[in-house]
RNA sequence: UGAUUAUCAAGAGAGUGGCGAGAACACUGGUUCUAGGACCCACCGGCAACCAAUUAGAAAUAAUAAGGUGCUAAAUCCAGCCAAAGUAUUGCGAAAGCAAUAUUAUGGAAAGAUAAGAC
Numbered sequence: 001u002g003a004u005u006a007u008c009a010a011g012a013g014a015g016u017g018g019c020g021a022g023a024a025c026a027c028u029g030g031u032u033c034u035a036g037g038a039c040c041c042a043c044c045g046g047c048a049a050c051c052a053a054u055u056a057g058a059a060a061u062a063a064u065a066a067g068g069u070g071c072u073a074a075a076u077c078c079a080g081c082c083a084a085a086g087u088a089u090u091g092c093g094a095a096a097g098c099a100a101u102a103u104u105a106u107g108g109a110a111a112g113a114u115a116a117g118a119c
Base pairs, nucleotide, nucleotide: 004116005115006114007113008112013044015043016042017041018040022033023032024031027080028079029078030077045072046071047070050068051067053064054063055062056061076111081108082107083106086103087102088101089100090099091098092097
């Protein structure tokens, strides 16, 4: 770096020091954070429980949190592609109704992040 599997609406910092202008992965559109110092880095604290470990158990699994990662603004901040009960508009029809387009809840995909074991 590529592939596979699992998870991604919960949770956790008004901390100390450094830096100094952008940041929220990239693009587009929103929205938000930011000189009252963001983002990032180090330390300290915390969250979680993927792997390892220990304990209980026949197992499934559960508990613990001293190890390896990870995370610690907002749903992966929201949308982008497909479907879409409903809704709106338009067309057809005497009506019932049918069709098209747009779009909301919602479902999925894509992309991304993290973990694990392999190549």
SAM riboswitch aptamer (S box leader), 119 nucleotides, folded computationally. It matches the Rfam family "SAM riboswitch aptamer (S box leader)". Its family is annotated with regulation of gene expression in the Gene Ontology. The model forms 87% of the base pairs in the Rfam consensus.